[in-house]
RNA sequence: UCGCAUCCAUGGGGGUGUCCCGUCUCGGACGGGGCUGAGAUCAAACCCCUCGAACCUGAUCCGGGUCAUGCCGGCGGAGGGAACUGGAAUCGUGGUCCG
Numbered sequence: 001u002c003g004c005a006u007c008c009a010u011g012g013g014g015g016u017g018u019c020c021c022g023u024c025u026c027g028g029a030c031g032g033g034g035c036u037g038a039g040a041u042c043a044a045a046c047c048c049c050u051c052g053a054a055c056c057u058g059a060u061c062c063g064g065g066u067c068a069u070g071c072c073g074g075c076g077g078a079g080g081g082a083a084c085u086g087g088a089a090u091c092g093u094g095g096u097c098c099g
Base pairs, nucleotide, nucleotide: 001095002094003093004092006088007087008086009085010083011049012048013047014046017035018034019033020032021031022030023029024028055080056079057078061074062073063072064071
C1' cells in the first nucleotide's frame, strides 16, 4: 500500500421433506410427536449473494442405509444461480513496494 477473512447497514436470492398418532368437511387439511438439518412456514426466523455446494436442473438418476425421506455418499467444481453495493474495524491473514 492493495486484497481477504471478520462485523454492520441497505438491497437481493432460496428451501420447508419424511414417518407415526389423533380429529375432520378425508386424493386433503389441521393438531401433536419421532428423524435429518442452519432452517422442515416458532418467520420481523434461518441460510446464501459471483472467491457463488444457499438453492434449482439432471432426477420418478445410481450405490448404501432407514419405519420412512435428497438420511448418507456418488453424480460434481457438471449445467444454472441472487450485490464484481456501501461502511466499520486496523486485531487476524495474504500479496506487492520501500528501507